[in-house]
Bacterial RNase P class A from an Actinomycetes bacterium, 401 nucleotides, folded computationally. The prediction has a mean pLDDT of 78. Of the family's consensus pairs, 94% are formed in the model. The RNAcentral record of the sequence draws on ENA.
RNA sequence: UGAGUCGGCAGGGCGGCCGCGUCGGGCAGGCAACUGUCCGCCGAGGAAGGUCCGGACUCCACAGAGCGGGGUGGUGGGUAACGCCCACCCGGGGUAACCCGCGGGACAGUGCAACAGAAAGUAGACCGCCAGCGGCCGCACCGAUUCGUCGGUGAGGUGCGGGUAAGGGUGAAAGGGUGGUGUAAGAGACCACCAGCGUCUCGGGUGACCGAGGCGGCUAGGUAAACCCCACUUGGAGCAAGACCAAGAGGACCCGUUCGCGGGUCUGCGCCGACGUUCGAGGGCUGCUCGCCCGAGUCGGCGGGUAGGUUGCUCGAGCGCAUCGGCAACGAUGCGCCUAGAUAGAUGGCCGCCGGGUGCCCGUGCACCCACAGAAUCCGGCCUACAAGCUGGCUCAUCCG
Numbered sequence: 001u002g003a004g005u006c007g008g009c010a011g012g013g014c015g016g017c018c019g020c021g022u023c024g025g026g027c028a029g030g031c032a033a034c035u036g037u038c039c040g041c042c043g044a045g046g047a048a049g050g051u052c053c054g055g056a057c058u059c060c061a062c063a064g065a066g067c068g069g070g071g072u073g074g075u076g077g078g079u080a081a082c083g084c085c086c087a088c089c090c091g092g093g094g095u096a097a098c099c100c101g102c103g104g105g106a107c108a109g110u111g112c113a114a115c116a117g118a119a120a121g122u123a124g125a126c127c128g129c130c131a132g133c134g135g136c137c138g139c140a141c142c143g144a145u146u147c148g149u150c151g152g153u154g155a156g157g158u159g160c161g162g163g164u165a166a167g168g169g170u171g172a173a174a175g176g177g178u179g180g181u182g183u184a185a186g187a188g189a190c191c192a193c194c195a196g197c198g199u200c201u202c203g204g205g206u207g208a209c210c211g212a213g214g215c216g217g218c219u220a221g222g223u224a225a226a227c228c229c230c231a232c233u234u235g236g237a238g239c240a241a242g243a244c245c246a247a248g249a250g251g252a253c254c255c256g257u258u259c260g261c262g263g264g265u266c267u268g269c270g271c272c273g274a275c276g277u278u279c280g281a282g283g284g285c286u287g288c289u290c291g292c293c294c295g296a297g298u299c300g301g302c303g304g305g306u307a308g309g310u311u312g313c314u315c316g317a318g319c320g321c322a323u324c325g326g327c328a329a330c331g332a333u334g335c336g337c338c339u340a341g342a343u344a345g346a347u348g349g350c351c352g353c354c355g356g357g358u359g360c361c362c363g364u365g366c367a368c369c370c371a372c373a374g375a376a377u378c379c380g381g382c383c384u385a386c387a388a389g390c391u392g393g394c395u396c397a398u399c400c401g
Base pairs, nucleotide, nucleotide: 001397002396003395004394005393006392007391008390009389012354013353014352015351016350017349018348020043021042023040024039025038026037027036028035029034045372049383050382052381053380054379055378056377057238058237059236060235064290065289066288067287069234070233071232072231073230074088075087076086077085078084089103090101091100092099093098104229105228109227110226111223112222126168127167128164129163130162133161134160135158136157137156139154140153141152142151143150144149176194177193178192179191180190181189195219196218197216198215199214200213201212202211203210204209242311243310244309245308250267251266252265253264254263255262256261269303270302271301272300273299274298275297282294283293284292285291318337319336320335321334322333323332324331325330355370356369357368358367359366360365
């Protein structure tokens, strides 16, 4: 210098004018609620998006067991927890830095693998190879002969029965590989050396696992991101969760009363029907069953009233800096900081200067562009989108010193 790889920051800045929201304060009006005006602090994100995970919190609810369903899947750590993060192991890719992995089990069982091929799992013989065994054919020799032939021996032929899975073929894959012994021809049938598998011992490591040596002839695969088995784990619903106040049609009671009514307290609408009130209707354990618990009302139809306000609601598993521990993720300690809380839903508009990028042109130049995108209970992750820009580590190649 070039190429590559893994990260971090950040998402325009400054000023002026006008405008908006919560909160706090001053002044004025008002019995108060509140209204007006002025001042001040603060006021959308790195993803606020996706709603894919995990929780905090609330309720069921005082809440058990079994079955089912869901989730994860190498080891060890981190974390409130997780399917997240860190480190490592194994396998694969890459020269490397690094990247990828639905990473337990195929000897519990059930499936699936087209076509080709003999055959794709209790395998199997298409082309081949074999005359050792049985059969068949004719030949030679010997013996017997009832002259038809019979018996024995030898050599040759014949793949009929049989033997074979080494060679060839098919296929993604065909029953470990190379070399030998042996055989009729062959074959882990046997042997040597390898590979795999199983097992034992030693060494290293918290562990997954790694290394070395011994024994064993054991050598039938693939697929579980197919069903399944195993290990661990798992209640459900959700801030529209929940809590409180007000109001309401009707009713009961009390007080006052000019007998028209007014006020206060409690309750919570009217009609019809079914079932039920301890011989239990209905409900809860938000998949089912058992079991347990609540229970005097429950459910259906028609009609009517209210649907308003407060809270939950932002001080947090919070943020920044330093030191220490740890390979790291992260943790501990100390010091400092408070940074939206809207509710039809606020944070905007205009102007100027600066910043960055591209192109032209050679000057205090001109033109154009500056992304993705908006909180709604909150937090930790993952995934996705992103113009312009700043920056760090590591690897390889080349060159110079």